[in-house]
């Protein structure tokens, strides 16, 4: 530094109602790098956190800028950007063991959405291969 490829999970059963996978009991998931006192491992080394640390989708601005120009886009910076407790054990736990709890962008929608639908056959933290 070029090229390629990969790069997000999830309302089961039920209540209410004319009408909710939105409400109500209750179920269910958990991008990406790091950090690790546990795990595997002869060893070198590998795995391990949604809520510790960064970072990325969305959303808003500012500058420069393309173009078919009161619009749409490119970069490039800057904003915004959920959520944790006790107990045990220890020299030490935010991270291990137990147990209880929390949190999740915007539009839409007969009635409210973390999980439906859509932006999106998009972007993309990042990750493999190749040269």
């Nucleotide at each position: 530094u070029c090229u390629u490829u990969c790069g997000g999970g999830g309302c089961a059963g039920g209540g209410u109602g004319g009408a909710a996978u939105u409400c109500c009991c209750a179920a269910c998931c958990g991008g990406c790098g790091g950090u690790a006192a546990g795990c595997u491992u002869u060893g070198a080394a590998g795995c391990a956190a949604g809520c510790c640390c960064g970072c990325g989708a969305c959303c808003c601005g500012u500058a420069c800028u393309g173009u078919u120009u009161u619009a749409c886009g490119g970069u490039a910076c800057g904003g915004c950007u959920g959520a944790u407790u006790c107990a045990g054990u220890g020299c030490a736990a935010g991270u291990c063991u137990g147990a209880a709890g929390c949190c999740g962008a915007c539009a839409g929608u007969c009635a409210g959405a973390g999980u439906c639908u859509g932006g999106a056959u998009g972007g993309g933290a990042g990750a493999g291969a190749g040269a």
Molecule: FMN riboswitch aptamer (RFN element)
Organism: Candidatus Salinicoccus stercoripullorum